Predicted 3D model of RNase P RNA and transfer RNA as a complex of 436 nucleotides. Rfam match: Bacterial RNase P class A. Its family is annotated with tRNA processing, dimeric ribonuclease P complex and ribonuclease P activity in the Gene Ontology. Rfam's curators write: Ribonuclease P (RNase P) is a ubiquitous endoribonuclease, found in archaea, bacteria and eukarya as well as chloroplasts and mitochondria.

RNA sequence: CGAGUCAGCCGGGCAAUUGCUGCAACCCGACCUCUCUGAGGCAGAGUUUGCAGAGGAAAGUCCGGGCUCCACAGAGCAGGGUGCCAGGUAACACCUGGGGGGCGUGAGCCUACGGCAAGUGCAGCAGAAAAUAUACCGCCGAAUUACGUUUGUGAUUAGGUAAGGGUGAAAUGGUGCGGUAAGAGCGCACCGCGCGACUGGCAACAGUUCGUGGCAAGGUAAACCCCACUCGGAGCAAGGCCAAAUAGGAAUCCUGAGAUGCUGCUCGCAUUGGAUUCGGGUAGGCCGCUACAAGUUUGCGGUGACGCAAGCUGCAGAUGAAUAAUUGUCCUCGACAGAACCCGGCUUACAGGCUGACUCGCUUU
RNA sequence: UGCCGGGUCAUCUAAUGGUAGGAUAGUGGACUCUGAAUCCACUCAUCUUGGUUCGAAUCCAAGCCCGGCAG
Numbered sequence: 001c002g003a004g005u006c007a008g009c010c011g012g013g014c015a016a017u018u019g020c021u022g023c024a025a026c027c028c029g030a031c032c033u034c035u036c037u038g039a040g041g042c043a044g045a046g047u048u049u050g051c052a053g054a055g056g057a058a059a060g061u062c063c064g065g066g067c068u069c070c071a072c073a074g075a076g077c078a079g080g081g082u083g084c085c086a087g088g089u090a091a092c093a094c095c096u097g098g099g100g101g102g103c104g105u106g107a108g109c110c111u112a113c114g115g116c117a118a119g120u121g122c123a124g125c126a127g128a129a130a131a132u133a134u135a136c137c138g139c140c141g142a143a144u145u146a147c148g149u150u151u152g153u154g155a156u157u158a159g160g161u162a163a164g165g166g167u168g169a170a171a172u173g174g175u176g177c178g179g180u181a182a183g184a185g186c187g188c189a190c191c192g193c194g195c196g197a198c199u200g201g202c203a204a205c206a207g208u209u210c211g212u213g214g215c216a217a218g219g220u221a222a223a224c225c226c227c228a229c230u231c232g233g234a235g236c237a238a239g240g241c242c243a244a245a246u247a248g249g250a251a252u253c254c255u256g257a258g259a260u261g262c263u264g265c266u267c268g269c270a271u272u273g274g275a276u277u278c279g280g281g282u283a284g285g286c287c288g289c290u291a292c293a294a295g296u297u298u299g300c301g302g303u304g305a306c307g308c309a310a311g312c313u314g315c316a317g318a319u320g321a322a323u324a325a326u327u328g329u330c331c332u333c334g335a336c337a338g339a340a341c342c343c344g345g346c347u348u349a350c351a352g353g354c355u356g357a358c359u360c361g362c363u364u365u
Numbered sequence: 366u367g368c369c370g371g372g373u374c375a376u377c378u379a380a381u382g383g384u385a386g387g388a389u390a391g392u393g394g395a396c397u398c399u400g401a402a403u404c405c406a407c408u409c410a411u412c413u414u415g416g417u418u419c420g421a422a423u424c425c426a427a428g429c430c431c432g433g434c435a436g
Base pairs, nucleotide, nucleotide: 001361002360003359004358005357006356007355008354009353010352012330013329014328015327016326017325018324020053021052022051023050024049025048027046028044031041032040033039034038055336059347060346062345063344064343065342066341067235068234069233070232074267075266076265077264079231080230081229082228083227084098085097086096087095088094099113100111101110102109103108114226115225119224120223121220122219136165137164138161139160140159142157143156144155145154146153147152173191174190175189176188177187178186192215193213194212195211196210197209198207199206200205239287240286241285242284249278250277251276252275253274254273258272259271260270261269262268292314294313295312296311297310298309299308300307301306331334366435367434368433369432370431371430372429375389376388377387378386383419391407392406393405394404395403412428413427414426415425416424
C1' cells in the first nucleotide's frame, strides 16, 4: 500500500422565532371546613416563568419474565416447547466458556449437535436386488446333450460366487498378500469401525495406551415415537375506583345428574342461570402509568457471560393521541424509521462516518 | 394496542414428502351459410427467501400480503 476478520461508537451541527405534550412554581379561584371583617383545604380554567420531551432498532409480535384477574395456581391424562457439556440469569429458544463436525492460506466464521445396536413406518423413477439382502450380465466347476479325432465350442439343467459390469441420492468396510474350481474377513498384515478397561477432564469428550470383536449395527426422528428437562389460562381493550343515564325489558333456545369460568378431557374449586336476537341507554373521569431485574463511574471476584460493594444521575407518559414548523448558517447534504403497561433477548430494515485489535499478500528498511 | 386465522393458474378448487390435477375463462383448429353448443389441441400457478431431506405445495425458520375478533 492492497485485500479481509472481529469488537465498539455516532445516526446532521449551531442559532433565532412561533407552536404542541407533561411536570413544577406564581397569580385567579367555584366549592368545603373552622375558633367566620379572617384563616386553612381544594376541583378547575387561564397568564407568565422554568425544566424535560422517541429509537438503535421505538418495528415484527418470534421467545422469556414482571404486573393484573381467574382458586397465591390445584391433581391426572392429552397436548406444546427445548435438546452436545458446564456455567450466567428473574427467566429464556438468549448470553458466556468448552467439546464434536464443517468452511477458510489465515485472523476467524457456521453449526435444530440426544436416541434408528426400544418399536413402527417411509424410500417415486431406475435397478437383479432398497433391507432377515439379492444372482440380471459376467465368472466357476458339475451333469445331460449337439458338433468335433483330441484340447474344446454351443445349448439346457440344478448349483457355487458380491472380485468385475451396469442402476441409483444411497448397494452390506478399504488396500495388499495368501487362499480357491471361481470367489469371499475365508485367513493374515496395515488402516478404519464397534465394545470394554485405563489415563486426562466437573462434564461433553479426547488418546502414537491396552485388551477384545471379523465387522454384527445402511439412510431418515424439521416421520410417528422413545428418553431427559420444562410449560396452568388469559392478557393493560388485564384489572380496580368514582359519577351519570336508561332499564329492572321482550322473543327464541339450552338445560337443574344442569349452565358458566378456570381455552382439550376427567376430577376438583368458584358462581347460580347461560347463549342468541330485538328494543333502549351511556359513550364521562381517576388509578393502573412509569423509579427501576434502571443508567453510569470506580474498586474487587471471575478466562468470560456476570456478580458484589461504594458513589453519582433521575431520563417521554399521551388518550384522536405531543415531540413540530419557519428562517439563517455550516458541512461529508443526512439512511431505516415514530413510544402507547414495563423489562431481558432474538429477528428483520438501515445512507454514511469514526475508533480499536488482528490476519493474509506485496514493497521498503 | 393486543390476540387469532389464511396465502396453489385470470377465478373456484384438489393433491400420503415422490411427474402439481380438474372445472370455468382464454387462444388456435374442426363442425356450421354464420353464431352458440359439441369435439380436439395449447397457454397459464404452489406469496418470497433460506434450511431439513436423495427429493418440499406439504416439514422448520424468517420476511411479505390479506382477513377476523375484542372495549
Model confidence (mean pLDDT): 75 of 100.